[in-house]
Context: one part of a larger RNA
RNA sequence: CGUGGUUGUCUGAGGGGAAGUUGCCCCUAGUACGAGAGGAACAGGGCAGCGCAGCCUCUGGUUUAUCAGUUGUCCGACAGGGCAAGCUGAGCAGCUAAGCUGUUUAGGAUAACUCCUGAAAGCAUCUAAGGAGGAAGCCUUUCCCGAGACAAGACAACCUUCCGUAAGGAGAAGGGCGGCCAUAGAAGAUGGCGUUGAUGGAAUGGAGGUGUAAUCAUCAAGCCUUUGGGCGAGAUGUUCAGCCUGCCAUCACCAAUAGCCCAACGCACCUGUUGA
Numbered sequence: 001c002g003u004g005g006u007u008g009u010c011u012g013a014g015g016g017g018a019a020g021u022u023g024c025c026c027c028u029a030g031u032a033c034g035a036g037a038g039g040a041a042c043a044g045g046g047c048a049g050c051g052c053a054g055c056c057u058c059u060g061g062u063u064u065a066u067c068a069g070u071u072g073u074c075c076g077a078c079a080g081g082g083c084a085a086g087c088u089g090a091g092c093a094g095c096u097a098a099g100c101u102g103u104u105u106a107g108g109a110u111a112a113c114u115c116c117u118g119a120a121a122g123c124a125u126c127u128a129a130g131g132a133g134g135a136a137g138c139c140u141u142u143c144c145c146g147a148g149a150c151a152a153g154a155c156a157a158c159c160u161u162c163c164g165u166a167a168g169g170a171g172a173a174g175g176g177c178g179g180c181c182a183u184a185g186a187a188g189a190u191g192g193c194g195u196u197g198a199u200g201g202a203a204u205g206g207a208g209g210u211g212u213a214a215u216c217a218u219c220a221a222g223c224c225u226u227u228g229g230g231c232g233a234g235a236u237g238u239u240c241a242g243c244c245u246g247c248c249a250u251c252a253c254c255a256a257u258a259g260c261c262c263a264a265c266g267c268a269c270c271u272g273u274u275g276a
Base pairs, nucleotide, nucleotide: 004159005158006157007156008155009154010153014145015144016143020050021049022048023047024046025045026044033038051103052102053101054100055099059097060096061095062094066090067089068088069087070086071084072083073082074081075080092246106140107139108138113133114132115131116130161170162169163168174262175261176260177259179193180192181191182190199255200254201253203250204249205248206247207245208244209243210242216237217236218235219234222231223230224229
């Protein structure tokens, strides 16, 4: 910037990519061909390499969430902790590759080239008129963007008013700010939620990680002793414990409150009433 304003869904002019590419094997077939020696192809099937895209079930990596062991030091000791990514062993989610998945076919117009018919030129000739084939290449098919595509598109739904001479004000549908957030993220943006609510936190449960907490009881190599006893690393039981969670649920306990801002049309016709 429009022939009102708005929400959602599309069409696809146009643009972009390399999204694929290469090889081997089987079969065809010991066939066609060939005296033999040798030795194909069309169609069909399988696999692999290099790329591209996506993903995290598996295999691994990482994991300054977490759990456990342990060193030094400090909090007087126990317990529990701080600091040194202290060191070590594990490690879910997430991220990730070395892991997993996918990665075509067909059509059209053609190039070189091959043909049919066929004259000019009684012959010949793929060409002059006419007709048919033909490539990893081109255009579609495939993926992404896309109506600022000014020829500014389509469909569905919602609202479509009032005051004022004017300036301006109110204000619909709808939107934004403010608020809770993440499948989003440098900021904007995008998406979800907002009490008619499970959006985030807390709590509870599940799934999972670590690996058996503290306390108490029993035992214990040995040490000390005034012979009465005291101390004791550690072991077993209590105890698949204790601790923890970026995941999945349940549950309104807490916070999504209150509020503010932006924002729209005229014309024609018909009917009725009143007035002229």

Large-subunit ribosomal RNA, domain VI from a Pyrinomonadaceae bacterium, 276 nucleotides, folded computationally. It matches the Rfam family "Bacterial large subunit ribosomal RNA". Rfam links the family to the GO terms structural constituent of ribosome and ribosome. It was read from a public genome assembly. NCBI's taxonomy places the organism under Bacteria, Pseudomonadati, Blastocatellia, Blastocatellales, Pyrinomonadaceae.